[in-house]
RNA sequence: UUGAAGGGUUUGAUCCUGGCUCAGAACGAACGCUGGCGGCGUGGUUAAGGCAUGCAAGUCGAACGAGAAAUCCGGUCUUGGCCGGAAAUCGAGGAAUCCGACUUCGGUUGGAGACCGAGAGAUCCGGUCUUGACUGGAUGGACAGUGGCGAAAGGGUGAGGAAUACUUGGAUAACCUGCCCUCGCAGCGGGGGACAGCCCGCCGAAAGGCGGAUUAAUACCCCGUACGAUCCGGUUGGGACAUCCCGGCCGGAUGAAAGCAGGCGCCUUCGGGUGUUUGCGCUCGAGGAGGGGUCCAAGUCCUAUCAGCUUGUUGGUGGGGUAACGGCCCACCAAGGCAGCGACGGGUACGGGGCCUGAGAGGGUGUUCCCGCACACUGGGACUGAGACACUGCCCAGACUCCUACGGGAGGCUGCAGUCGAGAGUCUUUGGCAAUGGACGAAAGUCUGACCAAGCGACGCCGCGUGGAGGAAGAAGGCCUUCGGGUUGUAAACUCCUGUCACGGGGCAAGAAUAAGCGCGCCAACCACGCGUGAUGACUACCCCGAGAGGAAGCCACGGCUAACUCCGUGCCAGCAGCCGCGGUAAGACGGAGGUGGCGAGCGUUGUUCGGAAUUACUGGGCAUAGAGGGCACGUAGGUGGUUCGACAGGUCAAGGGUGAAAUCCCCCGGCCCAACCGGGGAACGGCCCUUGAAACCGUCGGACUGGAGUGGAAGAGGGGAGAGUGGAACUCGCGGUGGAGCGGUGAAAUGCGUAGAGAUCGCGAGGAACGCCGGUGGCGAAAGCGACUCUCUGGAUUCCAACUGACACUGAGGUGCGAAAGCCAGGGGAGCGAACGGGAUUAGAUACCCCGGUAGUCCUGGCCGUAAACGAUGAGCACUUGGUAGAGGAGGGCCCAACCCUUCUCUGCCGGAGGAAAUCUGUUAAGUGCUCCGCCUGGGGAGUACGACCGCAAGGUUGAAACUCAAAGGAAUUGACGGGUGCUCGCACAAGCGGUGGAGUAUGUGGAUCAAUUCGAAGCAACGCGAAGAACCUUACCUGGGUUUGACAUGCUGGAGGUAGAACCCUGAAAGGGGAACGAUCGGUAUCCAAUCCGGAACCAGCACAGGUGUUGCAUGGCUGUCGUCAGCUCGUGUCGUGAGAUGUUGGGUUAAGUCCCGUAACGAGCGGAACCCUUGUCCUUAGUUGCCAGCGGGUCAUGCCGGGGACUCUAAGGAGACUGCCGGUGUUAAACCGGAGGAAGGUGGGGACGACGUCAAGUCAUCAUGGCCCUUAUGCCCAGGGCGUCACACGUACUACAAUGGCCGGUACAAAGGGACGCAAGACCGUAAGGUGGAGCAAAUCCCAAAAAGCCGGUCCCAGUUCGGAUCGAGGGCUGAAAUUCGCCCUCGUGAAGUCGGAAUCGCUAGUAAUCGCAGAUCAGCCAUGCUGCGGUGAAUGUGUUCCCGAGCAUUGUACACACCGCCCGUCACGCCACGGAAGCCGGGGGUACCCGAAGUCGCCCACCCUUUUAGGGAGCGCCGAAGGUAAAACCGGUGACUGGGACGAAGUCGUAACAAGGUAGCCGUAGGGGAACCUGCGGCUGGAUCACCUCCUUU
Repeated sequence: UUGAAGGGUUUGAUCCUGGCUCAGAACGAACGCUGGCGGCGUGGUUAAGGCAUGCAAGUCGAACGAGAAAUCCGGUCUUGGCCGGAAAUCGAGGAAUCCGACUUCGGUUGGAGACCGAGAGAUCCGGUCUUGACUGGAUGGACAGUGGCGAAAGGGUGAGGAAUACUUGGAUAACCUGCCCUCGCAGCGGGGGACAGCCCGCCGAAAGGCGGAUUAAUACCCCGUACGAUCCGGUUGGGACAUCCCGGCCGGAUGAAAGCAGGCGCCUUCGGGUGUUUGCGCUCGAGGAGGGGUCCAAGUCCUAUCAGCUUGUUGGUGGGGUAACGGCCCACCAAGGCAGCGACGGGUACGGGGCCUGAGAGGGUGUUCCCGCACACUGGGACUGAGACACUGCCCAGACUCCUACGGGAGGCUGCAGUCGAGAGUCUUUGGCAAUGGACGAAAGUCUGACCAAGCGACGCCGCGUGGAGGAAGAAGGCCUUCGGGUUGUAAACUCCUGUCACGGGGCAAGAAUAAGCGCGCCAACCACGCGUGAUGACUACCCCGAGAGGAAGCCACGGCUAACUCCGUGCCAGCAGCCGCGGUAAGACGGAGGUGGCGAGCGUUGUUCGGAAUUACUGGGCAUAGAGGGCACGUAGGUGGUUCGACAGGUCAAGGGUGAAAUCCCCCGGCCCAACCGGGGAACGGCCCUUGAAACCGUCGGACUGGAGUGGAAGAGGGGAGAGUGGAACUCGCGGUGGAGCGGUGAAAUGCGUAGAGAUCGCGAGGAACGCCGGUGGCGAAAGCGACUCUCUGGAUUCCAACUGACACUGAGGUGCGAAAGCCAGGGGAGCGAACGGGAUUAGAUACCCCGGUAGUCCUGGCCGUAAACGAUGAGCACUUGGUAGAGGAGGGCCCAACCCUUCUCUGCCGGAGGAAAUCUGUUAAGUGCUCCGCCUGGGGAGUACGACCGCAAGGUUGAAACUCAAAGGAAUUGACGGGUGCUCGCACAAGCGGUGGAGUAUGUGGAUCAAUUCGAAGCAACGCGAAGAACCUUACCUGGGUUUGACAUGCUGGAGGUAGAACCCUGAAAGGGGAACGAUCGGUAUCCAAUCCGGAACCAGCACAGGUGUUGCAUGGCUGUCGUCAGCUCGUGUCGUGAGAUGUUGGGUUAAGUCCCGUAACGAGCGGAACCCUUGUCCUUAGUUGCCAGCGGGUCAUGCCGGGGACUCUAAGGAGACUGCCGGUGUUAAACCGGAGGAAGGUGGGGACGACGUCAAGUCAUCAUGGCCCUUAUGCCCAGGGCGUCACACGUACUACAAUGGCCGGUACAAAGGGACGCAAGACCGUAAGGUGGAGCAAAUCCCAAAAAGCCGGUCCCAGUUCGGAUCGAGGGCUGAAAUUCGCCCUCGUGAAGUCGGAAUCGCUAGUAAUCGCAGAUCAGCCAUGCUGCGGUGAAUGUGUUCCCGAGCAUUGUACACACCGCCCGUCACGCCACGGAAGCCGGGGGUACCCGAAGUCGCCCACCCUUUUAGGGAGCGCCGAAGGUAAAACCGGUGACUGGGACGAAGUCGUAACAAGGUAGCCGUAGGGGAACCUGCGGCUGGAUCACCUCCUUU
């Protein structure tokens, strides 16, 4: 330091190569099902498509004129109300004054009283409120205007743009900068004339415009003043990087400005003016900060099927222009500039921080946030300004939309919401300026869809909940079941609790800091500032209480990968599927259900990216055979480069500095209850730049060296190349001679040639091509390639010497040259051979293979082509790494020389070690170990194709895709199987024999046909005289008809039932059945007995479960069987070898019937088979003798073991013996064994039988039986009668009998074995011609019977003929069995007397007691269609001693593209369907460029007749250059479409052939050329990636 997993799928299996696919993570997502809450994020990726509506940029009255509404204060007039005053008159009351009294001398008090007089009051006047009008001022500061600032920010989008962009780092000594900050002992003096607005008039529908008059300013203009500003001249200092930069001094020239507000003083017409001061503002200048302009370097996608591009282009001089450099622009001059380190062109794309993924390196990406750029309906343009060529400014052009009075106008959501459209798809026409920020303002404040908030969407991330504990009768229900049970499952119910979220009610923050104002402090004072006090919340957390388990779970999967299994349904259907693959009747893969697994408010699907993928390999791959070495060389650029010394410091390394924005990622800490999220700090940002230093290595420069490389000298070898000449053999042709019938050719033939004389042979001549032997894994060459001899010219390599040069080298993109054969052009030549072509054969066909001919061509000269399996399928160079052996060419040494030996260099082979490799193999000639450079590969098909380009006369070559499609295509090796491959060896396999079949008739089985039915099965061998060892009924399964339904048969349950069950008999019927019916029951228990009753059983009736099925599936099965095959094989354990499948053992040498045995041996053992053991037969012995036997003894008979008896013999049946290559000889390996011999009854397994390995054929059988599933249930079950299985134009198999004299017939006569017999065999006897009948002795059998054996032998007859052969067929008459012989039995007698005279192609059996031939018996069975089958004996041969061939088999080996295994695999045309693509007369569209035309707005230039003005001038007009859109023209490019056309891919069962895989039946393949329905065929050259046999060479061993 914390980071790295693999799996499935090619095969019968294996290893490798290699693609496809899955598991992971992520997303601005979408879709399906589902959906409780909250927080934080996030949300038009498509049409930069069009937009209704509202809002998104204003603000300042402290710059200015004017000044509406409303409010306030006035003035005049007026309406009405109220109040007030005056008032004739009335008048309570009071009272000056006078008199008296008193007095503090002020007055007080009493009386009279002019007079006054509250109040009322006609009338008059005034005030106030009100109505209306007019008018002044204040406030207000709206709409609009002048002026200032802002509007260039903020906000949106990503169209364009591949460089005028962006990123990183530099430069600007080539620049600008409003507002803001700092500075100057800076300045702010004087004057002038207008224009809006407003008013008047006019035009217009509107938008808007024109004219007149009037007016203010911080608007505009002039004058003055001025610096360290700018410019010019002179002089001078410092610095630098080339142009230059920073200053000092002197002189000259040019250029400014504006006021407003507050305090105080004075004046005032009360409007204000003025002085001073403060603040704000203004001007000049210097600087700062921040912002920008420009320049440079590096980095920045795909395409070479874009290779050359460029004329303002590259540079210069001079000018213009800009804030500024510059070809930025212009005139002139020069002819440059860029490009393989990719120019120019095309396509695509905003770039970055970042984000996703990944162990990393990388790969992908650029949403939200931040930085930069670009754009604002499309295109062009400038104006204003500090800043724009300006998103909500202007002008012009265009498209579109809207208004219109038709004359003209208006508009620009890629601002926030919202709408339509297109789309799989993306939100509210919300609240607020409370906060943050911005514009303006002195400020209050106004504006702010920036922003802050809320809303909608499971779009994402994060958090929470849908309850917790207890609870077994393991409830019910569901599902499964082997029916026992299991599972759902403590799950539920039930009991006890809790209260999150949601709901209802209540409470309550933070976000708010401050502003104005007020108070205090500071100041000379004011302002400002500080402190205190003091308004303002769009939006909401949180807390408390209440109630109640109440409101809150789904989605996907369950064959393997991959975690999770059963049932039912379906039946290659419906469907699933990411890959492999599931589904055709028992689906864990489809659909449903139950169960289970996974995740969970989500779960799946789709899409996309990275990963896995070391599957583009920098980290980290390869190229002999899997994809991949260029055909070979020379050489340019480039890359790489020997030894040594010195220098430099570009690479490299170190230290320091700058930068690498923030956010993100990582670490630590902190804030929201946690988390998501957010804040703070750190680290990191892999990079770039600068400074200083180091000098080993790389590099650069310089010097030196000789080992690399080259030169020189001396030799020898060679089919190296080119040209000229020469030669012999062979061949063909011509001429001549001889000769006389054929030749030639093939598997066999024919075409062809020949009596006009071929072929053969001899001689002469001509011609062209190629060079035998030598000749050799021998030589030379770069490769292609090179072969008679001689001469000339010429290239290269090698050896020896070590004199010379001094790194001069290696490789080699492009380039250039060479380059087999075929082919092309021109001219020659042409003997042989020979594409095409003609003919003959072969064949189903034969456009081929074979044969006869034969043209191009093959040859030469000159010029093209440029490809091959151009191969060692292996690029070139250098170095290193054990050996052996052979060959070729040199040199040296030993030896006097030769031979020989040793050493060494180069070349060519083989074997083999380590190592490598998937294996085969390779192995100093590497495919080992390293370095350098080049070429090439990245799944198969499409395709080396299309298009384009280049080359070529053409053929064609080089370069070289995509759509679409597949889940593989491949390499090596393994085991099998197969081969018209090989070797060895067996078998009645062939051959040698004998007898048959195939021909005839008949029998029988089968096919086919027929039928109401002809029941079913068996199908090459291995179905067919088979199941069937017995179909007239039965059997019987089939057909027709009749009947029956708990059934012909089993078990259980419920109920019933004594005249019940049963049943003689009767009726009906073909029967079954149906109807009636005398008679008429039984067993056990309970009481002593009997009967009844009761209980139980049997039987019966009704009903329910169920029975039943020869219905289906032998491809669901068991069992049994056939077959390869009685063939000798098939395996295992352990060990060993191999990565592995596997091998070894089991192969090899012998031998055997045998994997039998022996020897050898990395094997040693063992098992199943073989053999033996078992049965039978052949010889002998022992034991035992009845029913068997009879030698001897006895008895008896015409005769007979007939009897007594006997056990000797035969025999019987039990046990033994015997045979083992044991003995001898030979052969052999001393073995196994073989050959011969002896003995023996038997000899090499004595004969025969039983016995059948691992397995194969989805072989056969569901109809022997058993059995799963499915199907039928008044029928597909059951019963019955009749019919059918027996039909018959045909075809096949298997048999019988024959065709005759080795025979037939007649007569006589002899000898078996093995069996069977009681519902049986039956003797003798009698009857019948006979079949048979009558009869019944004997016999449950070594006793009796069937029973006669037959061929044979003896005698006779027939005389070669359709017969005295042959017996079919038919007629007549009988017999037997059986209820019954018509369909459909057997037998007898008589008569009839068919085919057939030995059998085509083909084919079967048999090797000895066999074949052939002869009869006998038995099973089944009433009888029998039996000539069948199974046994038995009698007589009794021939041939072969061989393995070439046919068939089958075993072992070994070889090839293979087969593995369902050759009945395999597989190719191409054609036909059909479907898909994508190419070509194509044309048609349509697009972007870009070129030339010309027209030329808007506008900048710039020129210029002045008209017009205006403030008139030496300016504006404006006019003219010109440029100039967008538009138009025209010709071409190129890209795309769409297109009748028709071309090939291609794909598609359960189409057609034609058979090309390839085995020697694939003609070895295949490559290049080329011609031909052909097609695969293909043929010619020429090449390759082995060809089998087989022989030979040569080489190797190994001795």
This is a predicted structure of a 1598-nucleotide RNA (small-subunit ribosomal RNA) from Planctomycetes bacterium DG_58.
The sequence is in RNAcentral, with records from ENA and SILVA.
Taxonomically the source falls in Planctomycetota (Bacteria, Pseudomonadati).